[in-house]
The part of an RNA shown here (small-subunit ribosomal RNA, central domain) has 349 nucleotides and comes from an uncultured bacterium.
Context: one part of a larger RNA
RNA sequence: UUGGGCGUAAAGGGAGCGCAGGCGGUCUGUUUAGUCUAAUGUGAAAGCCCACGGCUUAACCGUGGAACGGCAUUGGAAACUGACAGACUUGAAUGUAGAAGAGGAAAAUGGAAUUCCAAGUGUAGCGGUGGAAUGCGUAGAUAUUUGGAGGAACACCAGUGGCGAAGGCGAUUUUCUGGUCUAACAUUGACGCUGAGGCUCGAAAGCGUGGGGAGCGAACAGGAUUAGAUACCCUGGUAGUCCACGCCGUAAACGAUGUCUACCAGUCGUUGGGUCUUUUAAAGACUUAGUGACGCAGUUAACGCAAUAAGUAGACCGCCUGGGGAGUACGGCCGCAAGGUUAAAACUC
Numbered sequence: 001u002u003g004g005g006c007g008u009a010a011a012g013g014g015a016g017c018g019c020a021g022g023c024g025g026u027c028u029g030u031u032u033a034g035u036c037u038a039a040u041g042u043g044a045a046a047g048c049c050c051a052c053g054g055c056u057u058a059a060c061c062g063u064g065g066a067a068c069g070g071c072a073u074u075g076g077a078a079a080c081u082g083a084c085a086g087a088c089u090u091g092a093a094u095g096u097a098g099a100a101g102a103g104g105a106a107a108a109u110g111g112a113a114u115u116c117c118a119a120g121u122g123u124a125g126c127g128g129u130g131g132a133a134u135g136c137g138u139a140g141a142u143a144u145u146u147g148g149a150g151g152a153a154c155a156c157c158a159g160u161g162g163c164g165a166a167g168g169c170g171a172u173u174u175u176c177u178g179g180u181c182u183a184a185c186a187u188u189g190a191c192g193c194u195g196a197g198g199c200u201c202g203a204a205a206g207c208g209u210g211g212g213g214a215g216c217g218a219a220c221a222g223g224a225u226u227a228g229a230u231a232c233c234c235u236g237g238u239a240g241u242c243c244a245c246g247c248c249g250u251a252a253a254c255g256a257u258g259u260c261u262a263c264c265a266g267u268c269g270u271u272g273g274g275u276c277u278u279u280u281a282a283a284g285a286c287u288u289a290g291u292g293a294c295g296c297a298g299u300u301a302a303c304g305c306a307a308u309a310a311g312u313a314g315a316c317c318g319c320c321u322g323g324g325g326a327g328u329a330c331g332g333c334c335g336c337a338a339g340g341u342u343a344a345a346a347c348u349c
Base pairs, nucleotide, nucleotide: 004320005319006318007303008302012317014201015200016199017198021194022193023192025088026087027086028085029084030083031082033081034080035077036076037075038074039073040072041071042070049065050064051063052062053061054060091191092188093187094186095185096183097182098181099180103177104176105175106174107173108172109171110154115149116148117147118146119145120144121143125136126135162169163168206247207246208245209244210243211242215241216240220236221235222234223233258316259315260314261313262312263311266294267293268292269291270290271289272288273287274286275285276284277283278282298305299304322349323348324347331342332341333340334339
């Protein structure tokens, strides 16, 4: 390689868009490239295989056959694939009317709380812990009242609730904007699926420039604890956390489960639509798109999964192949750097 696999044993790319490529709905006709079939030519000899024969046998040798997995030409077939032409509506998309939503971007506004500042009242403690101490406080703290400043986050609502491709998204209002769902028709007429490279997005931390800085808080300092304590606990506290622009491109980026399509028992919730029925308060039945809990068949090494599959199949992509060495070295590419990505071998068990 073949084969076998990828929830937990090694293995699904972090996510999407998409060029090439691969694959692709129904019907009719044409063509005959693929495909099938027949003939002819060729496929050297030797060798291999089979049969018979020759050396006393064998090795060896001779004769004949088969085979030479293939190629070419010509004739034929027309189901399937392809190509071309025409048509269709179920896949896909658009339109119409509705619906829900923390989907995204920007601007403005709001209240609670912490901290700080000023002033009033007031006096000896406050704070902190397992217990303490460092720390703050008679230069008047803590507490309490009033006023002000500033930054960050938005209690309740809140829900295995919602939205988004993923990362993720939660105060209120406005503007701009993406996607989804439902109903009944209408329109286009396969316009589709996947997707190596490529492009875009991508938590936190980190980096660059300029702002901002309340709280929290790596580093750091001090106090404790301890045999020690470069920790856990406490008092402080710088980067950072926040904003704008630009980089970085990684995570247990997880459902540890790639995307799309079809099919295969049920039961009970819940969210958004729709239809129908009724004793119209409200309830019930059906249906559709999500989101959950069980559970049959099936599947699985087991655990479990079970219409949101890890079941039954198909299309395409990615990935795995004993442990360590190692996601490392070297080289390439990317990056300001940190580093990322691609990715071995010796050796060893």

The prediction has a mean pLDDT of 89.